[in-house]
Annotation:
This is a predicted structure of a 94-nucleotide RNA (Glycine riboswitch aptamer) from a Caulobacteraceae bacterium. Lineage of the source: Bacteria > Pseudomonadati > Alphaproteobacteria > Caulobacterales > Caulobacteraceae. The prediction has a mean pLDDT of 75.
RNA sequence: CAUCUCCUCGCGGGAGAGACCGGCCCUUCACGGGGUCGGCGCCGAAGGCGCAACCGCCCCGGAAACGCUCAGGCAAACGGACCGCGAAGAGCUG
Numbered sequence: 001c002a003u004c005u006c007c008u009c010g011c012g013g014g015a016g017a018g019a020c021c022g023g024c025c026c027u028u029c030a031c032g033g034g035g036u037c038g039g040c041g042c043c044g045a046a047g048g049c050g051c052a053a054c055c056g057c058c059c060c061g062g063a064a065a066c067g068c069u070c071a072g073g074c075a076a077a078c079g080g081a082c083c084g085c086g087a088a089g090a091g092c093u094g
Base pairs, nucleotide, nucleotide: 001094002093004091005090006089008087009086010085011084012083013082018040020039021038022037023036024035025034026033027032041074042073043072047070048068049067050066054062055061
């Protein structure tokens, strides 16, 4: 110096599913709005848990965008796995 990997930060992209129903409280003349608790329905892409193929000789174990739906979510906003670009740092190889 170059390649690749990891972490952090910034920018851009980024799906699914009831703006459902009821009680109470606050607010409003009322319509309406907000908070909270409960009920039913639903979603998978924070996090978490599980394992068929596969890896590992076997046991044990690892492990997905698969499964579960504890958590989370179901207008917009926020969040969001993951993807791209850039910056700083760490490391592998040449």